[in-house]
Context: one part of a larger RNA
Molecule: large-subunit ribosomal RNA, domain IV
Organism: Candidatus Azambacteria bacterium RIFCSPLOWO2_01_FULL_46_25
RNA sequence: UUCGUUAAGGAACUCGGCAAAAAAGCAGCCGUAAGUUCGCAAUAAGGCUUGCCCUUCGCAAGAAGGGCCGCAGCUAAAGUAUCCCUGGCAACUGUUUAUCAAAAACACAGCUCCCUGCUAACUCGCAAGAGGAUGUAUAGGGGGUGACGCCUGUCCGGUGCUGGAACGUUAACGGCGGAUGUUCAUGUUUACGCAAGUAGGUGUGAGCUAUUGCCCGAAGCGCCAGUGAACGACAGCGAUAACUAUAAUCGUUCUAAGGUAGCGAAAUUCCUUGUCUGGUAAGUUCAGACGCGCACGAAUGGCGUAAUGACUGGGGAACUGUCUCAACGAAUUGCUCG
Numbered sequence: 001u002u003c004g005u006u007a008a009g010g011a012a013c014u015c016g017g018c019a020a021a022a023a024a025g026c027a028g029c030c031g032u033a034a035g036u037u038c039g040c041a042a043u044a045a046g047g048c049u050u051g052c053c054c055u056u057c058g059c060a061a062g063a064a065g066g067g068c069c070g071c072a073g074c075u076a077a078a079g080u081a082u083c084c085c086u087g088g089c090a091a092c093u094g095u096u097u098a099u100c101a102a103a104a105a106c107a108c109a110g111c112u113c114c115c116u117g118c119u120a121a122c123u124c125g126c127a128a129g130a131g132g133a134u135g136u137a138u139a140g141g142g143g144g145u146g147a148c149g150c151c152u153g154u155c156c157g158g159u160g161c162u163g164g165a166a167c168g169u170u171a172a173c174g175g176c177g178g179a180u181g182u183u184c185a186u187g188u189u190u191a192c193g194c195a196a197g198u199a200g201g202u203g204u205g206a207g208c209u210a211u212u213g214c215c216c217g218a219a220g221c222g223c224c225a226g227u228g229a230a231c232g233a234c235a236g237c238g239a240u241a242a243c244u245a246u247a248a249u250c251g252u253u254c255u256a257a258g259g260u261a262g263c264g265a266a267a268u269u270c271c272u273u274g275u276c277u278g279g280u281a282a283g284u285u286c287a288g289a290c291g292c293g294c295a296c297g298a299a300u301g302g303c304g305u306a307a308u309g310a311c312u313g314g315g316g317a318a319c320u321g322u323c324u325c326a327a328c329g330a331a332u333u334g335c336u337c338g
Base pairs, nucleotide, nucleotide: 001331002330003329004328005327006326008324009323012322017319027049028048029047030046035040037147051068052067053066054065055064056063057062069073082317083316084315085314086313087312088311089309090308094106095105110145111144112143113142114141115140116139122131123130124129148304149303150302151301153234154233155232158231159230160227161226162225163224164223167222168221169220174215175214176213177212181208182207183206184205185204186203187202188201189200190199191198192197235253236252237251238250239249262296263293274290275289276288277287278286
């Protein structure tokens, strides 16, 4: 290390009956509760029988009766499984972290919302094109919830989405204009000049560059509505009944509206081993109640629920070297010695 056996006790071990042991063994007969979606639960649980010989009945299989032997009668053949009570979670069969997690996680049928009228929406691709689909709203895509039963309350103020178009705001383009600079054309004027011309001042017109003002200007936004199985949200304070206590009731502040049904110390409760009841001689766990819910709550679904589960909590029967408390034996491996 792998096995085997063990007095008395029998879970006192331990986080926890982990491991082991035991029972049972898809045979025949009898028998089988609550619950239930009537299918199940269920091989529930629990009990009896099994060889051979003779007789009777029978076509036979076999049944009934009697007898014989043993501690023990299962050719029922190995793949062989403990059982009961009671909670939580998930309806279920399934799927998953190849190599520390198999689950209450994922999926699921069902339910619901949104989009999509076909060259569909959506996805891939620069495009051509392809999938969707050789389908057509009883179809396809996306989000959420998750069988079934009873249900799913209030709030549209914020955010999102959908719709609306009067008004406001608003880009580029386009149009109109101003000032300055500069180029050209043209008029006028000053200085120098006989003149040509040169250098300036000033007016008009056209062009260019930069700058600037106004007009026009869509969606969007502002604005107005709708919408929660869209994202989300769902209050304080004070007083009050003929003991006390409590508050059906009243007042007041704020809000878009103030948590409805159901459940509740819960996989959620800090205080907390809350309080009561049950179970134990003794119970921080457990079950049933209570409800000041620190900080449940209705498809981020609420509450139930038969069946199912290598899920998870509590209790019991049986059984045992898990333990009181250890002992002996067998085989094997390593080390030491030879």